[in-house]
A computed fold for a 72-nucleotide RNA from Nitzschia sp. PL3-2, annotated as transfer RNA.
């Protein structure tokens, strides 16, 4: 200096135009003499940031940031 990957809830990670999910973690309750451990039920997201395309974007385009690969 060039190419590519990744960015979504506290973590870990689905989602290839049409209500943003799962599991884990948390908090309630229930069950237990008590602890494990189960069950139910709640709990949180300007889907890295801007713009635009579209009736409609996490998802398609250009731009940028950070964080990893790799050529020079």
């Nucleotide at each position: 200096g060039c190419g590519a990957a990744u960015a979504u809830a506290a973590c870990u990670c689905a989602g290839a135009g049409g209500u943003a999910g799962a599991g884990u973690g948390u908090a309630a309750u229930u069950u237990u003499g008590c602890c494990a451990a189960a069950a139910u039920u709640a709990u949180a997201g300007u889907c890295g940031c801007g713009u635009g395309u579209u009736c409609a974007a996490a998802u398609c385009a250009c731009g940028u940031u950070a964080u990893u690969c790799g050529c020079u």
The RNAcentral record of the sequence draws on ENA. It matches the Rfam family "tRNA". It is annotated as a transfer RNA. The prediction has a mean pLDDT of 81.